[in-house]
RNA sequence: CCUGUACGACAGGGGAGCGCCGUGAAGGGGCGCUGAGAGUGCGCAAGCAGACCCUUGAACCUGAACUGGUUAGCACCGGCGGAGGAAGUCGUGUGGUGACCGUU
Repeated sequence: CCUGUACGACAGGGGAGCGCCGUGAAGGGGCGCUGAGAGUGCGCAAGCAGACCCUUGAACCUGAACUGGUUAGCACCGGCGGAGGAAGUCGUGUGGUGACCGUU
């Protein structure tokens, strides 16, 4: 100097679904399911802040109202998928059967 890894600082990115009740319908609301998170606070609203996850190896988005299994449904498992897109720098500890230089 390079690199793996853990932690930290600052900065940044992201999602909020499904079923039932109810309604003329929709919004809001209630109950339940999965999940890290399924909307906590302020605001008429836009929005701001918080919790949670993620920052390039799988947050999340697109293809996608996709596809096989499965479920009450979502979720979940596999395919698509070595797909395309997506937000980072620094510091500290530690490892390298990494590179180079010097000395013996």
A computed fold for a 104-nucleotide RNA from Cryobacterium sp. Y57, annotated as TPP riboswitch aptamer (THI element). It was read from a public genome assembly, where an Rfam model found it. Taxonomically the source falls in Cryobacterium (Bacteria, Bacillati, Actinomycetes, Micrococcales).